[in-house]
RNA sequence: CUCGACAAAGGCAAACCCGCCGAAAGGUGGGGACGCAAAGCCAAGGGCCUUACGCGACUUCGGUCGCCAUGGCAGCCGGUUUCCGAAC
Numbered sequence: 001c002u003c004g005a006c007a008a009a010g011g012c013a014a015a016c017c018c019g020c021c022g023a024a025a026g027g028u029g030g031g032g033a034c035g036c037a038a039a040g041c042c043a044a045g046g047g048c049c050u051u052a053c054g055c056g057a058c059u060u061c062g063g064u065c066g067c068c069a070u071g072g073c074a075g076c077c078g079g080u081u082u083c084c085g086a087a088c
Base pairs, nucleotide, nucleotide: 003085004084011036012035016031017030018029019028020027021026034075040080041079042078045077046076047073048072049071054067055066056065057064058063
C1' cells in the first nucleotide's frame, strides 16, 4: 500500500411510531435497531426517485393519465478522507 479478525477502543443507525417542514420525492427532532470497515464527507461522473403550476386527453365532473421546471437519494455504483492492525 492492499486487505478485513468470533480482536480492541469506539462510531453510525434501516424499517416502524410520534412531532415539524415540503405538492412530492424526501428532510429534520425524539424513540427504535435491520444492518454497516467507511452506513464519515462529496450531487457539474453514472444511475434512481419526485413532479407543483401550466398544457393536452379522458371523465361517473369526484377525479384519472401523459408531458414539463424544480427538488431529492451518498444505506445504488462512483470519487475522496479516515480508527485498528490479526490472516492473505